[in-house]
Context: one part of a larger RNA
RNA sequence: UUAUCGUUAAGGAACUCGGCAAAUUUGCCCCGUAACUUCGGGAGAAGGGGUGCCUGCACUGUUAAUGAUUCAUUUUAUGAAGCAGACGCAGGUUUCAAUAAAUUGGCCCAAUCGACUGUUUAACAAAAACACAGGGCUCUGCGAACUCGUAAGAGGAAGUAUAGAGUCUGACGCCUGCCCAGUGCCGGAAGGUUAACAGGAGAGGUUAGCUCUUCGGAGCGAAGCUUUGAAUCGAAGCCCCGGUAAACGGCGGCCGUAACUAUAACGGUCCUAAGGUAGCGAAGUACCUUGUCGGGUAAGUUCCGACCCGCAUGAAUGGCGUAACGAGUUGGGCGCUGUCUUAACGAUACACUCA
Numbered sequence: 001u002u003a004u005c006g007u008u009a010a011g012g013a014a015c016u017c018g019g020c021a022a023a024u025u026u027g028c029c030c031c032g033u034a035a036c037u038u039c040g041g042g043a044g045a046a047g048g049g050g051u052g053c054c055u056g057c058a059c060u061g062u063u064a065a066u067g068a069u070u071c072a073u074u075u076u077a078u079g080a081a082g083c084a085g086a087c088g089c090a091g092g093u094u095u096c097a098a099u100a101a102a103u104u105g106g107c108c109c110a111a112u113c114g115a116c117u118g119u120u121u122a123a124c125a126a127a128a129a130c131a132c133a134g135g136g137c138u139c140u141g142c143g144a145a146c147u148c149g150u151a152a153g154a155g156g157a158a159g160u161a162u163a164g165a166g167u168c169u170g171a172c173g174c175c176u177g178c179c180c181a182g183u184g185c186c187g188g189a190a191g192g193u194u195a196a197c198a199g200g201a202g203a204g205g206u207u208a209g210c211u212c213u214u215c216g217g218a219g220c221g222a223a224g225c226u227u228u229g230a231a232u233c234g235a236a237g238c239c240c241c242g243g244u245a246a247a248c249g250g251c252g253g254c255c256g257u258a259a260c261u262a263u264a265a266c267g268g269u270c271c272u273a274a275g276g277u278a279g280c281g282a283a284g285u286a287c288c289u290u291g292u293c294g295g296g297u298a299a300g301u302u303c304c305g306a307c308c309c310g311c312a313u314g315a316a317u318g319g320c321g322u323a324a325c326g327a328g329u330u331g332g333g334c335g336c337u338g339u340c341u342u343a344a345c346g347a348u349a350c351a352c353u354c355a
Base pairs, nucleotide, nucleotide: 002349003348004347005346006345007344008343010341011340014339019336027051028050029049030048031047036041038171052093053092054091055090056089057088059085060084061083062082065078066077067076068075094098106334107333108332109331110330111329112328113326114325118130119129134169135168136167137166138165139164140163146155147154148153172321173320174319175318177251178250179249182248183247184244185243186242187241188240191239192238193237198232202228203227204226205225206224209220210219211218212217252270253269254268255267256266279313280310291307292306293305294304295303
């Protein structure tokens, strides 16, 4: 020097991405305890006081004795001394310090996300991710749907729609708007299109034979065998007609207008399936952006409250709130401290020196 500890004047977060780490707090008893709240909580809220030992008093238990009572020292009342016990009260007493060591919460305010307890990346992530109770939709009538298996068979289930499966959302409170044009799903069956099969019109190859011949061959060509093959018939599907968004999803533009200005309740026009409702909003979503205003600070790209010009919020891909909860995240404060100003001393171990 390094590692692990201990102590520290004055200051007390000035350190730092950030109070990371450390310190504070801590047990028990008494007093006391806010907003908010789902009335259970919040709460050990917060914040105060006490705490060892000795003596005395009071108290409790036991009962010698006394009184009353009984067939019976039988029952009962009061209850000395001693002994035992433990809450308390008063006084005294030691120390710097009495839960004297050890074990043993720091606290508060505000916001965000997730309701909660729980689960997870064994060995860099514990979370706002997963799950969850609750909510919705769809399928399934039992040899169920669904899953595994080529099958037999098995699970579902020795269950039966208050059941089982799939999928989305995620306690609770207030709610959940418009669009079925596209895609999907469900229903419909008149018409169009449409496979194999059926069908066999027609066409080709081969040649017994016939005709012609320059005798080389050429033309025609039945049956059989064979290669093709039109019309016609022909289901689901698709086209088509409806329904359906807690199905996948989607939810506009331009121009003008009020007696200052500005703005536009209002009007016009184009397009669309319909043009974003209630809420919330510079957000975990906002590019411009350190938006603007207010708060907090001497000073605040963070934080809180507003505004709304939402690059590109928005309603079970849930919207907005919400007590309680969280080794979650963000901002602030009190206490506390070697985090720091700024370093010092001590202990142990390694190292180092000597043997």
Model confidence (mean pLDDT): 86 of 100. The part of an RNA shown here (large-subunit ribosomal RNA, domain IV) has 355 nucleotides and comes from a metagenome. Rfam family: Bacterial large subunit ribosomal RNA. RNAcentral holds the full RNA, with entries from SILVA.